[in-house]
Parts: sequence; structure tokens; C1' cells
RNA sequence: CGGGACGUAGCGCAGCCUGGUAGCGCACCAGUCUGGGGGACUGGUGGCCGCCGGUUCGAAUCCGGCCGUCCCGACCA
Repeated sequence: CGGGACGUAGCGCAGCCUGGUAGCGCACCAGUCUGGGGGACUGGUGGCCGCCGGUUCGAAUCCGGCCGUCCCGACCA
């Protein structure tokens, strides 16, 4: 330098293809059970969907640019 994959809640991930109010598990908070811890059950909090722009009535999803991580290749030594 070229190509590809990925970026969504504190962590790990789904949702994207085929646009229509953003989800799962763990963790966290509260309550109940338990003498306590642990554990179980019930309920709940938490996300500018990497950034900027475009298309659209409507974008996590489609398009363009940029940033970051990883992989492959090329180049230099």
C1' cells in the first nucleotide's frame, strides 16, 4: 500500500441478507425463600447500534467516506 472480516448494555453475542418502537445469556439492583453465606424464584435498571454524511415517510439494517481491532497479500530491510 491492496483485499477481507468485525465494531450493538459492564462482559460474551443475536438481530442486518428481506428497513417498520433494540433483544438473549452472564453480571448489577430490589423483593421473597434460607439462621447466615451460597443458591433458587420473581421483578427491575442499563445501549448516541464505532464516527460523519446520504437515500427514505421511516436506517442497527441500504449507500459513501473516515476511525479502530484482527486476518491475508504485496513492498522495504